[in-house]
Molecule: SAM riboswitch aptamer (S box leader)
Organism: Gemmatimonadota bacterium
This record gives sequence, structure tokens and C1' cells, in this order.
RNA sequence: AACUCAUCGAGACCGGCUGAGGGACAGGCCCUGUGAAGCCGGGGCAACCUGCGGGAAGUGGCAUUCCCGCAACGGUGCCAACUCCUGCGGUGCUUCACCGUAAAGAUGAGAC
Repeated sequence: AACUCAUCGAGACCGGCUGAGGGACAGGCCCUGUGAAGCCGGGGCAACCUGCGGGAAGUGGCAUUCCCGCAACGGUGCCAACUCCUGCGGUGCUUCACCGUAAAGAUGAGAC
């Protein structure tokens, strides 16, 4: 890399170095010399893993599963725009709007 599961309408920026790109891909539409991406330092957001407490199912009793609350010390992640929008299917009053959620993508956990 490929596979399985869960989530994706919330949240959270400053300084230094540097100097032209960035938003996965395509089309749009945006951001950007009032400084992109990257690196470094600091700060913050967030309960996926994790820890603690409570409840329900389940069991002979455990195990196990689910739900709720708290915690940012630890493992990750993240800090423009709903995953920025669309991409597949459908509905309608069809240069548009809406619904579903497939694909794709991202993150985590697992498995190999």
C1' cells in the first nucleotide's frame, strides 16, 4: 500500500526563518507579498485510543457489548470556508434548490 470498523454541520493561532504557492484528485469557487507551503518555538482545540466514575443488557459468577459523565499526564490527530462545494442516486417550481447517502478522501482503532 491493500482489508475491517467508527466518525466527519462543533471546536481551536501567535512569533521567528524563508519567500510562491495552497485548499487530496477533476471541475468550480476561494485563500495568499496585509506573506502560500515548509521548518522551528510557544499556545490552543478535541475524548479516537487511554484512565476514572455511574447505568443498562448479558452471565451461575466473570467476561463482553452499549449508553452517560469527568479527565488533555500519556499515544495520535487537528487549529479558513460543512470533508469549502459538486462528483453517485433521487425529487421538485430544473442556468437552480433540496433529500439520501454511495464512491473518493481524512483521522483513529483493529487485523495482517